[in-house]
RNA sequence: GCGGGUAUAGUAUAGUGGUAGUACGGGACCCUUCCAAGGUCUAAGCAGGGGUUCGAAUCCCCUUACCCGCU
Numbered sequence: 001g002c003g004g005g006u007a008u009a010g011u012a013u014a015g016u017g018g019u020a021g022u023a024c025g026g027g028a029c030c031c032u033u034c035c036a037a038g039g040u041c042u043a044a045g046c047a048g049g050g051g052u053u054c055g056a057a058u059c060c061c062c063u064u065a066c067c068c069g070c071u
Base pairs, nucleotide, nucleotide: 001070002069003068004067005066006065007064010024011023012022013021018054026042027041028040029039030038047063048062049061050060051059
């Protein structure tokens, strides 16, 4: 230098164009004599920019970071 892949909540991980989910973790409350466990509720997320579309985490382009291969 060229090609490919990955990027979603604090962490891990789903989501093939129509409400962004799950688990652990965090907070509040309930339960318990207390703790642990358990129950209910809740906050928090689509790497950045642009395009296509009525509508984009999803499709296209560029950039960034990381990983793999080639030279």

The prediction has a mean pLDDT of 85. This is a predicted structure of a 71-nucleotide RNA (transfer RNA) from Candidatus Yanofskybacteria bacterium CG10_big_fil_rev_8_21_14_0_10_36_16. It matches the Rfam family "tRNA". By type it is a transfer RNA. NCBI's taxonomy places the organism under Bacteria, Bacteria candidate phyla, Candidatus Yanofskyibacteriota.